Two RNAs folded together computationally: RNase P RNA and transfer RNA, 420 nucleotides in total. It holds a member of the Rfam family "Bacterial RNase P class A". Rfam classes the family as a ribozyme. The family is grouped with related families in Rfam's "RNaseP clan". Gene Ontology terms of the family: tRNA processing, dimeric ribonuclease P complex and ribonuclease P activity. The coordinates come from a structure-prediction model, not an experiment, and the mean pLDDT is 76.

[in-house]
């Protein structure tokens, strides 16, 4: 210089003018209202994200079930250690897989607890011999019968270890060395798992099939929930001085008080919460702890926008709705730090 | 906001305890009947199973993400 990994960060800026949303202050000889108080005017400072988006986990927050325990459903919870309020997340590490490498990536318990499935091909799909190899017998022969074997062909993703020597009638873990797997011991390490000897001889895939074995989970969701007066179906109480019907009482229509379920309005929940930032200390790191500092969207038909100018590298994906942590899916362009392979030149 | 579904042929559906079977009715299209149409009978096309990853030798069927639709909820 190229070609690549890997992490952090920004997501146009300034500056004028108009306008929006809520908060604070503030004026009035304005408007509405009894009044509280509200609208109108003026000023201030403040007003989307790194994913606010999917709603795919975990909390928290309200109601609603609820004695313990068990079954049942449900779980994309499933190698080990650790972090976090917690998890399917994160950190480190162990194996497996790729890449020269930087470095990526894994839903990675069980297939000697049962069950199921492996279509088609292919003799045989967990057992088995078509072709074949070798031996007997029959036969002139071609070739048929009976046995023996599983190395070689051939089918299939997949054929009861892989290669090499020995051996044998031809073979065959038959044996033997090396290798994978399996079990046992013995070391290292919390652990996952590694090395080492030694043994017997091999055990098919599939559990993102049923399932097993161990761990988790009541349910619902701010349109939740609570509060408040006013209307009010309907319900009750008095009629004692009160009006009509009646002669009079009961009694009924009226009247007065009280309760009144879901809707409709208005409040409140509604934003400071496992917050964020920089330092020091402890750790390998994730985090933690300690000081010091910042902080201000909170609507209810729902505010963040519009022009102008100046600039650059010409502006992406997209916009709050209870609130936090996490994943995952979108992203046009740029900064900056560390590293690997290759070239060249010093 | 919030909870829930659904997606196969032009149109309406089966098929979803993974296998060479992707199908049925209507509907197009060509034959035949008929003088001629419809009916009737006989054939024949049709599909990237919403898109894209995974998991499995093999996915329309499991599994995840994303698109489109649609229901419920004051």
């Nucleotide at each position: 210089c190229g070609a690549g990994c890997g992490g952090a960060c920004c997501g146009g800026a300034c500056a004028g003018c108009c306008g929006c949303g809520g908060g604070c202050g503030g004026a009035g000889u304005g408007c509405c209202g009894a009044a509280a108080g509200g609208c109108c005017c003026c000023g201030c400072a403040c007003g989307a994200g790194g994913a606010a988006a999917g709603u795919c986990c975990g909390g928290g927050c309200u109601c609603c079930a609820u004695a313990g325990g068990g079954c049942a459903a449900g779980g994309g919870u499933g190698c080990c250690g650790g972090g976090c309020a917690g998890u399917u997340c994160c950190c480190g590490g162990u194996g497996a897989a790729g890449g020269c490498g930087a470095c990526u990536u894994c839903a990675a318990g069980g297939a000697c607890a049962g069950u199921g499935c492996a279509a088609c091909a292919g003799a045989g799909a967990g057992a088995u011999a078509c072709c074949g190899c070798c031996g007997g017998c029959c036969g002139c022969a071609a070739g048929g019968c009976c046995g023996g074997c599983a190395a070689g062909g051939g089918u299939g993703g997949a054929a009861a270890g892989g290669c090499g020597a020995g051996g044998c009638a031809a073979g065959a873990g038959c044996u033997c060395a090396c290798c994978a797997g399996c079990g046992g011991c013995g070391c290292g390490g919390c652990g996952a798992c590694g090395c080492g000897c030694c043994g017997g001889c091999u055990a098919u895939g599939c559990a993102a099939a049923c399932c097993c074995c161990a761990c988790c989970u009541g349910g619902a969701g701010c349109a939740a929930c609570a509060c408040c007066g006013u209307g009010g179906a309907g319900g009750g109480a008095c009629u004692u001085a009160c009006g009509g019907c009646g002669g009079c009482c009961c009694g009924c229509c009226g009247g007065u008080c009280c309760c009144g379920g879901g809707g409709a309005g208005g409040u409140g929940g509604c934003u400071g919460g496992a917050g964020c930032c920089u330092g020091c200390u402890g750790g390998g790191a994730a985090c933690a702890g300690c000081a010091g500092g910042c902080g201000u969207a909170g609507a209810c038909a729902g505010a963040u926008g519009g022009c102008u100018g100046u600039u650059c590298a010409a502006g992406a994906c997209a916009g709050a709705a209870c609130c936090c942590g996490g994943c995952u899916u979108a992203c046009a362009g740029g900064u900056c730090c560390g590293c690997u392979c290759g070239g060249a030149a010093g | 906001g919030g909870c829930g579904g659904u997606a196969u042929a032009g149109c309406u559906c089966a098929g979803c305890u993974g296998g060479u079977c992707a199908g049925a009715g209507c509907a197009u299209u060509c034959g035949g009947u008929u003088c001629a149409u419809a009916c009737c009978c006989g054939a024949a096309g049709u599909g990237u199973c919403g898109u894209u990853g995974g998991u499995u030798c093999g996915a329309a069927u499991c599994c995840g993400a994303c698109u489109a639709c649609c229901g419920c909820u004051a």